[in-house]
Context: one part of a larger RNA
RNA sequence: GAAUGAUCCUUCGGGUGAAAUUAGAACUGGAAAGUGGCGAACGGGUGAGUAACGCGUGGGUAACCUGCCCUAUGGAAAGGAAUAGCCUCGGGAAACUGGGAGUAAAGCCUUAUAUUAUGGUUUUGUCGCAUGGCAAGAUCAUGAAAACUCCGGUGCCAUAGGAUGGACCCGCGUCCCAUUAGCUAGUUGGUGAGAUAACAGCCCACCAAGGCGACGAUGGGUAACCGGUCUGAGAGGGCGAACGGUCACACUGGAACUGAGACACGGUCCAGACUCCUACGGGAGGCAGCAGUGGGGAAUAUUGCGCAAUGGGGGCAACCCUGACGCAGCAAUACCGCGUGAGUGAAGAAGGUUUUCGGAUCGUAAAGCUCUGUUAUUGGGGAAGAAAACAUGACGGUACCCAAUGAGGAAGUCCCGGCUAACUACGUGCCAGCAGCCGCGGUAAUACGUAGGGGACAAGCGUUGUCC
Numbered sequence: 001g002a003a004u005g006a007u008c009c010u011u012c013g014g015g016u017g018a019a020a021u022u023a024g025a026a027c028u029g030g031a032a033a034g035u036g037g038c039g040a041a042c043g044g045g046u047g048a049g050u051a052a053c054g055c056g057u058g059g060g061u062a063a064c065c066u067g068c069c070c071u072a073u074g075g076a077a078a079g080g081a082a083u084a085g086c087c088u089c090g091g092g093a094a095a096c097u098g099g100g101a102g103u104a105a106a107g108c109c110u111u112a113u114a115u116u117a118u119g120g121u122u123u124u125g126u127c128g129c130a131u132g133g134c135a136a137g138a139u140c141a142u143g144a145a146a147a148c149u150c151c152g153g154u155g156c157c158a159u160a161g162g163a164u165g166g167a168c169c170c171g172c173g174u175c176c177c178a179u180u181a182g183c184u185a186g187u188u189g190g191u192g193a194g195a196u197a198a199c200a201g202c203c204c205a206c207c208a209a210g211g212c213g214a215c216g217a218u219g220g221g222u223a224a225c226c227g228g229u230c231u232g233a234g235a236g237g238g239c240g241a242a243c244g245g246u247c248a249c250a251c252u253g254g255a256a257c258u259g260a261g262a263c264a265c266g267g268u269c270c271a272g273a274c275u276c277c278u279a280c281g282g283g284a285g286g287c288a289g290c291a292g293u294g295g296g297g298a299a300u301a302u303u304g305c306g307c308a309a310u311g312g313g314g315g316c317a318a319c320c321c322u323g324a325c326g327c328a329g330c331a332a333u334a335c336c337g338c339g340u341g342a343g344u345g346a347a348g349a350a351g352g353u354u355u356u357c358g359g360a361u362c363g364u365a366a367a368g369c370u371c372u373g374u375u376a377u378u379g380g381g382g383a384a385g386a387a388a389a390c391a392u393g394a395c396g397g398u399a400c401c402c403a404a405u406g407a408g409g410a411a412g413u414c415c416c417g418g419c420u421a422a423c424u425a426c427g428u429g430c431c432a433g434c435a436g437c438c439g440c441g442g443u444a445a446u447a448c449g450u451a452g453g454g455g456a457c458a459a460g461c462g463u464u465g466u467c468c
Base pairs, nucleotide, nucleotide: 004019008015009014045249046248047247054174055173056172057171058170059169060168061167064166065165069162070161071160072159073158074157075156077111078110079109080108087100088099089098090097091096117142118141119140120139121138122137123136124135125134126133127132147154148153175221176220177219182212183211184210187209188208189207190206191205192204194202224246225245226244227243228239229238230237231236251272252271253270254269255268274285275284276283277282302328304327305326306325310324311322312321313320314319341371342370343369344368351362352361353360354359375409376405377404378403379402380401381400385395412457413456414455415454416453417438418437419436423452424451425450426449427448433440434439
C1' cells in the first nucleotide's frame, strides 16, 4: 500500500486483506563518466643552436621569488548566484557541437572580522661601503578561510621564521682566422612614466652625444660546458661515450594561457613543410621516451619479464600509476678469470723434412700404461637479496652444493732480410709477386709462392682508421 488478490465473513451488493512481485525512500558496496584537488615544470631523451655570465670558479642581492615539508602565533563569522554530469530537443560522415529545463561541492562571488601583512602620514633609537637597512611605537586605508571523519585525526586561512629549489648581478678563466680594422642609433648616459618576483634601455616619451676597439672590437669559421677521460716520467697534448653537475632543444618558426614553478617532449593558439582520414562541407598527427619499422651507412640489440627491490606522483589508508628503475635476451665490443688435460713412456716406432747418405730434426711429441674431473652432460637438493609479527621475489628452480658418466665436446692467427724474437729446401727468374721504412725479385732469393722447422700472442690474432 496504487495494482494482483489467498483466507474468512456475507444482507450476495460487498467486506477482510495473507503472500509474493513491482514502483518508491534512506543507507552501504561495485562499475563507468562528469565537477573539484594534487601531479603532469619531476623523472626519461637528444646535443641542433649557443664563443654567451652559456659553463667553470669565487663573490654579491640593503634589488628578489619559493607549491608540497618543518617550527611558532592567531583564526575559520554571515550570506548568495551559477555551471557540468543527468534529462530533453536538435546539427554533423567524423572530429565534435548548439538550444531548453533543472542540480551539487573543499568550484565561484558578496559582506564581516584581522596582526608582526600591504600602502600612506608620522615619532624615537640604532647600524651600514653607497642607494639605505633594522627595531619599537602612533594613526588612516586595504586584503582571509573549507570542509570531511572510523572522533584517533586529515585538511583550510593569515603572519613570522626555517629548509629546499630557483632568479638576477659582478671579478677571473673559456678554440681558430688580421689573407676580418674599424664597429654601434635603443646605440652610450640622464629625467619621467610603465612592466617585472626583482635591478636594469627591459620597454616608451623627452634631453644630451656618447659607447666599444691592436690588452684584437666588429665579422667569418668551428664548438654544448665541466667533474673527468686517454696519453705522457712530468710539463703538456687530444677528447668530453658511459656515470655525476649545469645549459639548450622537443616537426620548423612565432606567441601567450594556466600555475608556486613552463613561455610547457607525450598542453593550447597562429603560420609553414610533410603524412593520414573524409560523405569534399571539414578534420587528425608529431618516438631527440621504451621496444620496433623503413631509409641512410663500414657499423650498433628484444615490438621480452616485473613493479619483488630502490626512487618518484596521487591517496588518511587500502592501494593505483611509473619502458624511471630492477632484471632477462642479442653482439668475443671491452676488461678479468678458467679450460681444451696430468703423470709415466726410447724400440728415440711409423711418417714428414733435410742430408756431406754416416746421420740430424719434428720428439716424450705420438702410441701404450696409470690417473684426475676444472669445464661439459644427466639426476637430486636449493638460497641471500624481504625492510616488517604474518604475508609479499620479476630475476629463477638462477647462483651455489651433492652424486654419476666419461679424455671424452673445446685452438687459432700473424710473423721468421735489418729495425725485431724466429732458417732451411724446392718452385719462380726485374716475371709472378712482397713492402710500415730501408728496400727484395734479372738462375744458387733466410725478403716472392709452397713445404718442413722456428718465433710471438692466444679465444683470440692480424690489418685499416684515429689520439698521445